The part of an RNA shown here (small-subunit ribosomal RNA, 3' major domain) has 490 nucleotides and comes from Aplysina insularis. The RNAcentral record of the full RNA draws on SILVA. Its Rfam family is "Eukaryotic small subunit ribosomal RNA". Its Rfam clan is "SSU clan". Its mean pLDDT, the model's own confidence on a scale to 100, is 80.
Context: one part of a larger RNA
RNA sequence: UGACGGAAGGGCACCACCAGGAGUGGAGCCUGCGGCUUAAUUUGACUCAACACGGGGAAACUCACCAGGUCCGGACAUGGCGAGGAUUGACAGAUUGAUAGCUCUUUCUUGAUUCUAUGGGUGGUGGUGCAUGGCCGUUCUUAGUUGGUGGAGUGAUUUGUCUGGUUAAUUCCGUUAACGAACGAGACCUUAACCUGCUAACUAGUUACGCCGUUUUCGAACGGUGGCCAACUUCUUAGAGGGACUAUCGGGUCGAAACCGAUGGAAGUUUGAGGCAAUAACAGGUCUGUGAUGCCCUUAGAUGUUCUGGGCCGCACGCGCGCUACACUGACAAAGUCAGCGAGCAUUGUCCUUCGCCGGUAGGUGUGGGUAAUCUUGUGAAACUUUGUCGUGCUGGGGAUAGAUCAUUGCAAUUAUUGAUCUUCAACGAGGAAUUCCUAGUAAGCGCAAGUCAUCAGCUUGCGUUGAUUACGUCCCUGCCCUUUGUACA
Numbered sequence: 001u002g003a004c005g006g007a008a009g010g011g012c013a014c015c016a017c018c019a020g021g022a023g024u025g026g027a028g029c030c031u032g033c034g035g036c037u038u039a040a041u042u043u044g045a046c047u048c049a050a051c052a053c054g055g056g057g058a059a060a061c062u063c064a065c066c067a068g069g070u071c072c073g074g075a076c077a078u079g080g081c082g083a084g085g086a087u088u089g090a091c092a093g094a095u096u097g098a099u100a101g102c103u104c105u106u107u108c109u110u111g112a113u114u115c116u117a118u119g120g121g122u123g124g125u126g127g128u129g130c131a132u133g134g135c136c137g138u139u140c141u142u143a144g145u146u147g148g149u150g151g152a153g154u155g156a157u158u159u160g161u162c163u164g165g166u167u168a169a170u171u172c173c174g175u176u177a178a179c180g181a182a183c184g185a186g187a188c189c190u191u192a193a194c195c196u197g198c199u200a201a202c203u204a205g206u207u208a209c210g211c212c213g214u215u216u217u218c219g220a221a222c223g224g225u226g227g228c229c230a231a232c233u234u235c236u237u238a239g240a241g242g243g244a245c246u247a248u249c250g251g252g253u254c255g256a257a258a259c260c261g262a263u264g265g266a267a268g269u270u271u272g273a274g275g276c277a278a279u280a281a282c283a284g285g286u287c288u289g290u291g292a293u294g295c296c297c298u299u300a301g302a303u304g305u306u307c308u309g310g311g312c313c314g315c316a317c318g319c320g321c322g323c324u325a326c327a328c329u330g331a332c333a334a335a336g337u338c339a340g341c342g343a344g345c346a347u348u349g350u351c352c353u354u355c356g357c358c359g360g361u362a363g364g365u366g367u368g369g370g371u372a373a374u375c376u377u378g379u380g381a382a383a384c385u386u387u388g389u390c391g392u393g394c395u396g397g398g399g400a401u402a403g404a405u406c407a408u409u410g411c412a413a414u415u416a417u418u419g420a421u422c423u424u425c426a427a428c429g430a431g432g433a434a435u436u437c438c439u440a441g442u443a444a445g446c447g448c449a450a451g452u453c454a455u456c457a458g459c460u461u462g463c464g465u466u467g468a469u470u471a472c473g474u475c476c477c478u479g480c481c482c483u484u485u486g487u488a489c490a
Stems, first nucleotide, its partner, number of pairs: 004486002007484007016474002020438005027324003031320004035315002043054002065310005071304001076119005086113001089108002092105003123298002126296003132292001134286003137282003144183003148179002150159003162174001164173002188275005194242002198239004204233004209226007245268001247263005326431001330390007343376002351370003355366004397428001402423006444466008
């Protein structure tokens, strides 16, 4: 110096508790991991910091694994064979999963590209992340870290970097042998909120103006529709700007920085939410992201590469993330009614799809629009609202598991890709010990879009819609930071 203390004192955090909410843990199913099994069930990762993670939703491909079959994509150099032919390719029959001349029989063809031996390359989702780069994660979302000059000490070192108050904050105030600084915090960037002020818009509208309906108290109101015409920018879009600085007042304090209350305000928790993010580390993860990479292994009967088939999905079992439920605040039927993020082809290729027709549905077919504020699309979403049926009964709750049939994607659907119809109608009557997440447009309910994607969401990332209860505190548990102290290692 400070890792550690079942030492003391402060401070902090819903990855801690308290007050609560939703749960998970119990059931069925989905999915990841282990185990077992297997030709193979490829593999990485295992407390937080592995386990719906590898953007990992694998039918082939992917693919690394297993059973088999081809090919060389063995550069280059040297030697050899070699135009009297180094070698290449092949019908048929056999052989083979195979119309692989793979191999054999049989002969044709080709013409210095090759073949053979050695050296040396190349390739490798082969090994080593404990040889590495880069990237990421974590310690660590907390407030921490450093040097110059000066002071103290023989010195390592220390002070600065602090008794106290305060803050989300080493944030400020103040104290002061320190003074003045740097990184981090903050500022900054993105996004959501405000602007009847500016710039505009036939890819956004509004108001006029036509036309057609409905109602009419004859003033007009509402709905639909039109563009070569008119005006405007409130709504929409997006540029330039503005706007908050805790502003003003009161309380508070010895004084201050804060903090609390009120007023004004679109906005007063750092305005909300994200991004970025110091110093020092870990033998954290990744050689399976890379034509980043050392070394080792292998390199033609290949660990290269490609083809066929299988596997990654296997099921006495254990664990994790989830979905659906156990109903009446409900299920079913009919009607009503509203979003916001997105996305949509570039070479001969087929995405988003309106509308018409056929079909119970899934879907099929024809015709259009869209390279997109123009078309899909107001994505007329779901929960929700209204009316009716049911009436607490494993029931009309629940929809697992099976059987049959019809479609769709794909070369291919069996171990059933997915969808639809009919039938089947399991457990589950609110879940033990444990344990997760969370403080406001938040939790929770509800759907939608995108990613992956030929097909396939119970996943993830976003988006809106409906919208609570309970704190606004504490250090008791779990951890983190600081001060004092003690002991041990170095």